[in-house]
RNA sequence: GUGGGGCGCACCUAGGGUUCCGCUCGGACCAAAGCGUUCCGAGGCUGGUCCGAGAGGUGCAGGCGGCCGGACGCGGUCGUUCCACGGCGGGAGAAAAGCCCGGGAGAC
Numbered sequence: 001g002u003g004g005g006g007c008g009c010a011c012c013u014a015g016g017g018u019u020c021c022g023c024u025c026g027g028a029c030c031a032a033a034g035c036g037u038u039c040c041g042a043g044g045c046u047g048g049u050c051c052g053a054g055a056g057g058u059g060c061a062g063g064c065g066g067c068c069g070g071a072c073g074c075g076g077u078c079g080u081u082c083c084a085c086g087g088c089g090g091g092a093g094a095a096a097a098g099c100c101c102g103g104g105a106g107a108c
Stems, first nucleotide, its partner, number of pairs: 008060005015051002020048002022045001023043006062081008083103001085106001089101003
């Protein structure tokens, strides 16, 4: 300098917006007022549904190693599975994001 591997899934969280629900405000339905129903518009508005981490959590699976069992295929058990700063920009979809491009570009 180059190449390969460093894997996967599920649940959750940080986080995210606005399809749907809810909430708030305004308007309409002729009604004197109040309450309620319905419709329209506006607002991410604590929330529910929803999306959601390589560098967050948990679990399962997988890899590797030791021991034991077994004729073989294989099974059981114990251990281990390190490190990780990171844009701009683009993409999905309702929309956005720590999602995807991406253990990228770059830095050390």
Molecule: Guanidine-I riboswitch aptamer
Organism: Acrocarpospora catenulata